Context: one part of a larger RNA
Molecule: small-subunit ribosomal RNA, 5' domain
Organism: uncultured prokaryote
């Protein structure tokens, strides 16, 4: 000199974009942050409002609240606590491997079974939450057929092989599928105006084979200190067997051998998320790793497993355990390192907002519902930009300060005055882009079908949606009117005099100033540097 997630003084007018607990992963009131689906099932309210013979019907309503069942909750969000390690980054292996929703393509979907939630009785508890006994569906659960092709073991040809095996073909044998839902038709098929267990269309199921995603595992080789850490090791190194996983493996076990690792630093201690990047520097390099993106680790503390394709699960479950909090003292609850907000540390870090209008995200055929993701507002000069606090003229160089060799010299075109000019401010007014849609309805072309139903695929027309927000821009009208300040002036280092003070009383980033004439204290008057800042302080280069 540059930089900062700053922080502290003094001072501040407006705007854009971006940033805002680095400290206690300290504890945490309150509300919100993960649910949708009635087109998978059974049930099924009430308030209101209409009638009424008053006894009730009707609606509201197959609606709301709840179940049982599918997706979904593993994503997105947060923190960096642990970890020195294949965890990360880079370049590779799987012939050792998994993949739900998605997409592409093959084939399939046949008959039966018996429960139970809900809901009714009963009944234990103060709650939380239960028992008991009965009833009921189903895309829930269970057997049974059938099995192209997958599996699993036998055997056979060919091909690659790291020689371990692995792939392609065909073979007898075993093992293991499946659900139904909406909407239309009358061309077969039953009954026959018309329905239907027929037929058709979409959506869902069942099994195969591809593929794309995400995973999992394993290797090389790279990135922190200590040698005042020198020897560490018993599942330890290897082997056979078997267990266990999607999968290999001391991953776990039994038996067997006695091995492995180390000055090219093993063990051991502090330290730390780690990358892309950041800062800074002519590079090399040194420092760092907020915000943003990628990978990982956690989720009150340790441990465990369940369901699931995927966790060993942040807002799921069990056990301990530590604090909180409820109780009728028998026994219960709870977890902000989501979004806000609170207490508490601290030098120090925001609002108990608005919307789902975009963009994504989950479910759902759709309409939609959710969504503290996420788009906006709000707080903070906390950073970096941009505007402005006014232009032009104006010498009696006014007035008054300061200096003064008392002549004057400077603050000084500075002021006043006179002309303008409207950003930003104040009032009045117009007023966005972000919005292309999806769904509805209708037109055309095509595709399934028996079809002038119906559905799909593409188009074209109409029709709806905007939190921000009457805001962003725009016009009009007003008035120099409401907006400058902070460091500094002995050298370094731009910038000098007078007053007071008298080694005092301060200053100081270093070398030093101050002991009566101080350009170095303090104060004016000038002056110099940056300017909505400007100075300190702390830290990297």
């Nucleotide at each position: 000199g540059a930089g900062c997630g700053a922080a502290c003084g003094u001072u501040a007018g407006c705007g854009g974009c971006g940033c805002g607990c680095c400290u206690a992963a300290c504890a945490c009131a309150u509300g919100c942050a993960a649910g949708u689906c009635g087109g998978a099932c059974g049930a099924g309210a009430a308030a209101g409002g209409c009638c009424u013979u008053c006894g009730g019907g009707c609606u509201g309503a197959g609606u709301a609240a709840a179940g049982u069942g599918g997706c979904g909750c593993a994503c997105g969000g947060g923190u960096g606590c642990g970890u020195a390690a294949c965890a990360c980054g880079u370049a590779g292996g799987c012939a050792a491997u998994c993949u739900a929703c998605c997409c592409c393509u093959g084939g399939g979907c046949g008959g039966g079974g018996g429960a139970u939630a809900a809901c009714u009785a009963u009944u234990c508890g103060a709650a939380a939450g239960g028992a008991u006994a009965g009833c009921u569906a189903a895309u829930a659960c269970c057997g049974c057929g059938u099995a192209a092709g997958a599996c699993c073991a036998c055997a056979g040809u060919c091909a690659c092989u790291u020689c371990g095996g692995u792939g392609a073909c065909a073979g007898a044998g075993g093992u293991a599928a499946a659900a139904g839902c909406u909407g239309g038709c009358c061309u077969c098929u039953u009954c026959a105006u018309g329905a239907a267990a027929g037929c058709u269309a979409g959506c869902a199921c069942c099994u195969g084979g591809g593929g794309a995603u995400g995973a999992g595992c394993c290797u090389g080789c790279g990135g922190c200190c200590c040698a005042u850490c020198a020897g560490c090791u018993u599942g330890a190194u290897g082997g056979u067997a078997g267990g266990g996983u999607a999968a290999c493996g001391g991953c776990c076990u039994a038996c067997c051998a006695u091995g492995g690792c180390g000055a090219a630093g093993a063990c051991g201690g502090g330290u730390a998320g780690c990358u892309g990047g950041u800062c800074u520097g002519a590079g090399a390099g040194g420092a760092u790793g907020a915000u943003c993106a990628g990978c990982c680790a956690c989720a009150c503390u340790g441990g465990c497993a369940c369901u699931g394709g995927a966790a060993c699960a942040c807002g799921g479950g069990c056990c301990a355990g530590a604090c909180u909090c409820c109780u009728a003292c028998g026994g219960g609850a709870g977890g902000c390192a989501g979004c806000a907000g609170u207490g508490g540390g601290g030098a120090a870090u925001c609002u108990u907002g608005g919307a789902c209008a975009a963009u994504g995200g989950g479910c759902g055929a759709a309409a939609g519902c959710c969504u503290g993701a996420u788009c906006c507002a709000g707080c903070g000069a906390c950073g970096c930009c941009g505007c402005g606090u006014g232009a032009g003229u104006g010498a009696u160089g006014a007035a008054g300060g300061c200096c003064u060799u008392c002549g004057g010299g400077u603050c000084g075109u500075a002021a006043a005055g006179c002309u303008c000019u409207g950003u930003u401010g104040a009032g009045g007014g117009a007023g966005a882009a972000g919005a292309a849609a999806a769904c509805a309805g209708u037109g055309c072309g095509u595709u399934c079908a028996a079809a002038u139903a119906g559905g799909g695929c593409g188009u074209g027309c109409u029709c709806u949606u905007g939190a921000c927000g009457g805001u962003a821009u725009c016009c009009c009208u007003u008035u120099a009117g409401a907006a400058a300040g902070c460091a500094c002036c002995g050298g370094c280092u731009a910038a000098c005099u007078c007053u007071g003070u008298g080694c005092c009383a301060g200053c100081a980033g270093c070398c030093g100033c101050g002991g009566u004439a101080a350009g170095a204290c303090a104060g004016a008057g000038g002056g110099u540097g940056c300017g909505a800042a400007c100075g300190u302080u702390g830290c990297u280069c």